Predicted 3D model of a 74-nucleotide RNA (transfer RNA) from a Microcaldota archaeon. It matches the Rfam family "tRNA". By type it is a transfer RNA. Model confidence (mean pLDDT): 81 of 100.

This record gives sequence, C1' cells and structure tokens, in this order.
RNA sequence: CCCGACGUAGCUCAAUCUGGCAGAGCGUCUGCCUCGCGAUCAGACGGCUGCCGGUUCAAAUCCGGCCGUCGGGA
Repeated sequence: CCCGACGUAGCUCAAUCUGGCAGAGCGUCUGCCUCGCGAUCAGACGGCUGCCGGUUCAAAUCCGGCCGUCGGGA
C1' cells in the first nucleotide's frame, strides 16, 4: 500500500440478511430471606447503536467517507 471481518448497556452478545417500540444474560443498587453472608425470589439502574454525511415517512440495519481493533496479501 491492497483486500476482508468487526465496532450496540460496566462486561459477553442478539436484533442487520428482509429498514418499522433497541433486547437477553452477567453485573450494580434496593427490598425479601438469614444471627450474619451467600443462593433463590421481587423491583430498580442502565444506550446520541464508533464518528460525520446521504437515501427514506421512518436507519443499529441501506449507501459514501473517516477512525479504531483483528485477520489475510504484497
């Protein structure tokens, strides 16, 4: 320098193909329980979907550019 994949909650990942309410588990906090801790159970906290633009009634999703991580090639 060229090609590809990926970037979503504190962490691990869905939803993307086929545009239509942003979710799960773990975690944290509170309550319940216990002599106490833990587990179980109930509730709550959680996001500018990497950044900037475009298309669209509507974008995490489609298109372009940029940044970052990883892999491959030279």